[in-house]
Context: one part of a larger RNA
Molecule: small-subunit ribosomal RNA, 3' major domain
Organism: uncultured bacterium
RNA sequence: UGACGGGGACCCGCACAAGCAGCGGAGCAUGUGGUUUAAUUCGACGCAACGCGAAGAACCUUACCUGGGUUUGACAUGUUCCUGACCGCCCUGGAAACAGGGCUUCCCUUCGGGGCAGGAUCACAGGUGGUGCAUGGCUGUCGUCAGCUCGUGUCGUGAGAUGUUGGGUUAAGUCCCGCAACGAGCGCAACCCUCGCCCUCUGUUGCCAUCAGGUUAUGCUGGGCACUCUGAGGGGACUGCCUCGGUGAACGAGGAGGAAGGUGGGGAUGACGUCAAGUCCUCAUGGCCUUUAUGCCCAGGGCUACACACGUGCUACAAUGGUUAGUACAAUGGGUUGCUAUCUUGUAAAAGACCGCUAAUCCCAAAAAACUAACCUCAGUUCGGAUGGUAGGCUGCAACUUGCCUGCUUGAAGCUGGAAUCGCUAGUAAUCGGAGAUCAGAACGCUCCAGGUGAUAUAAAAUCCCGGGCGUUGACA
Numbered sequence: 001u002g003a004c005g006g007g008g009a010c011c012c013g014c015a016c017a018a019g020c021a022g023c024g025g026a027g028c029a030u031g032u033g034g035u036u037u038a039a040u041u042c043g044a045c046g047c048a049a050c051g052c053g054a055a056g057a058a059c060c061u062u063a064c065c066u067g068g069g070u071u072u073g074a075c076a077u078g079u080u081c082c083u084g085a086c087c088g089c090c091c092u093g094g095a096a097a098c099a100g101g102g103c104u105u106c107c108c109u110u111c112g113g114g115g116c117a118g119g120a121u122c123a124c125a126g127g128u129g130g131u132g133c134a135u136g137g138c139u140g141u142c143g144u145c146a147g148c149u150c151g152u153g154u155c156g157u158g159a160g161a162u163g164u165u166g167g168g169u170u171a172a173g174u175c176c177c178g179c180a181a182c183g184a185g186c187g188c189a190a191c192c193c194u195c196g197c198c199c200u201c202u203g204u205u206g207c208c209a210u211c212a213g214g215u216u217a218u219g220c221u222g223g224g225c226a227c228u229c230u231g232a233g234g235g236g237a238c239u240g241c242c243u244c245g246g247u248g249a250a251c252g253a254g255g256a257g258g259a260a261g262g263u264g265g266g267g268a269u270g271a272c273g274u275c276a277a278g279u280c281c282u283c284a285u286g287g288c289c290u291u292u293a294u295g296c297c298c299a300g301g302g303c304u305a306c307a308c309a310c311g312u313g314c315u316a317c318a319a320u321g322g323u324u325a326g327u328a329c330a331a332u333g334g335g336u337u338g339c340u341a342u343c344u345u346g347u348a349a350a351a352g353a354c355c356g357c358u359a360a361u362c363c364c365a366a367a368a369a370a371c372u373a374a375c376c377u378c379a380g381u382u383c384g385g386a387u388g389g390u391a392g393g394c395u396g397c398a399a400c401u402u403g404c405c406u407g408c409u410u411g412a413a414g415c416u417g418g419a420a421u422c423g424c425u426a427g428u429a430a431u432c433g434g435a436g437a438u439c440a441g442a443a444c445g446c447u448c449c450a451g452g453u454g455a456u457a458u459a460a461a462a463u464c465c466c467g468g469g470c471g472u473u474g475a476c477a
Base pairs, nucleotide, nucleotide: 001477002476004474005473007472010469011468012467013466019424020423022421026315027314028313029312030311031310032309033308034306035305042053043052064301065300066299067298068297069296070295073124077123078122080120081119082118083117084116088103089102090101091100092099093098106115107114108113126290127289129288131286135284136283137279138278139277140275142273147186148185149184150183151182152181153162154161155160166177167176168175192267193266194265195264197235198234199233200232201231203229206225207224208223211222212221213220238261241255242254243253244252245251317417321376322375323374324373325372326371327370333364334363335362338357339356342353343352344351345350383414388409389408390407391406392405393404394403430453431452432451434449435447436446
């Protein structure tokens, strides 16, 4: 000096406590292990692997397996030689790739040649082959924790110390006071974006208070820009004001005014470093391996298997409910290879015809919980919907392995879940539907995603569990 202690001191955090809702039991979805397999491609493994890479495996993807083919190669640059074609169309074999045959027969030119294409040769290409313990880049994690350092000076033989410790205070190495230290840097904070209040400008595709016209009705029309809103610029919050406490400090407690009060809420932002953490399957890259194959092309299969075990979710077990009918109220986002109004057909998924919209104009679009009325009356039920049968629809070259959706029928387990365990402190939890990316089709997954309804408990406690910070002590290096 450091890390360690089932040493002691101080302090934080949904860490405990106080609560709410779950997981663990059931069925299904999904990932993983295991087993199986010709193959079930590979990676990820405590927190920090396991709805993870994958924002979407029928073919493709695809890296795996089986079989068929190919060797300057699917792709790049160059060398030498040859040909004039190549492409396209047709025929035969074939599962296709491909192989063989036929038809067709280049362009520019200064006539030296050049371009393009094919064949042959050589250099080379190629590799999702191995090494993330050779690396770059990127990322996770401790942790948005409050730390990590330097210059000069001083002290010490030196390693080093001091500063950074101490007394207070803070979310904070935040600030104040003291001090052999005085300063500085990376972090903290602020500057950035967004939400909340006001003002100015803006006025169509938005809005409609006043005026006029029209309608069964509707900003529908003239008109207007008040209001809402759009989106650009400003203002506003600073412990600024008052009282008390405190070292006449930093700061703390309460109050006023205010849309907002002490970091106003949320986001972006991640110090020095740690884990030889993750990634050579994004990309880049050293050396290694491979080169008629570990490269390349194709068809089919597999990644979807299934005695089982675990993780993450969805749906339930019902009356704060289920079913039927009626009536309301969002915000974001997307749309021309697209979103599709309306009408017709169909019980429906959907199909046919046909407006509008390159979108503040048209469409997706019905928001759903909620509310009103009726039925059900505590049952394995009008709960629950797995599984099976059958008839259809859609996408796509193609739904057998292996897609999604609809109708009828079937109606399993499940009556609130052992030990154990996760999340959450306010517009949060819980709950309810919505949108988007990927995408031909295919979410119960995902998202800084956007909204509706909307709690309980604790408010200042610290005994304990977990993680962290700071100084101190003991043995150790």